[in-house]
This record gives sequence, structure tokens and C1' cells, in this order.
RNA sequence: GGUUGCAACAUCCCCGUAGGUUGGGUAAUGGCUCGAGUAUGAGCCGGUACAGCGAACCUACUGCAACC
Repeated sequence: GGUUGCAACAUCCCCGUAGGUUGGGUAAUGGCUCGAGUAUGAGCCGGUACAGCGAACCUACUGCAACC
């Protein structure tokens, strides 16, 4: 220098840090359809915001160890 494995540190355990992609969650909102006609329900589509999203993958970096 390179490759591979790992996360000790953590207010049970799990979770190293930052960023990105896909797909979820929550909140309010716009549009369309059905129903009702005392009621404001159900389904579909769109973007916005939020967060320890206990989901996966990728990039770079920190630390530990092994190998070349």
C1' cells in the first nucleotide's frame, strides 16, 4: 500500500459516521370515482414535510483484527 472480516465505544439488547438509491411509516393537502341525501364514509392517483424506518443495497470515511 492492497484485500477480507468485524463494530469495542452505546442510559436493556440491536445500532461506528456521513451521503445516496429503492421500498415502507406518520402528518396534512390537491384531484378523480362510488355511496348517501339526516351522515362526510370507502377506493384510486399526485406531489410536500417529518423521523433511532430494529428494511435492503451502494459510495466514502473512522476504529479493531487477520491475510498478501
Annotation
The prediction has a mean pLDDT of 79. NadA riboswitch from Acidobacteriaceae bacterium KBS 146, 68 nucleotides, folded computationally. Taxonomically the source falls in Acidobacteriaceae (Bacteria, Pseudomonadati, Acidobacteriota, Terriglobales). It was read from a public genome assembly, where an Rfam model found it. It matches the Rfam family "nadA riboswitch". The literature on the family includes a 2020 paper in RNA by Huang et al., "Structure and ligand binding of the ADP-binding domain of the NAD(+) riboswitch". It is annotated as a small RNA.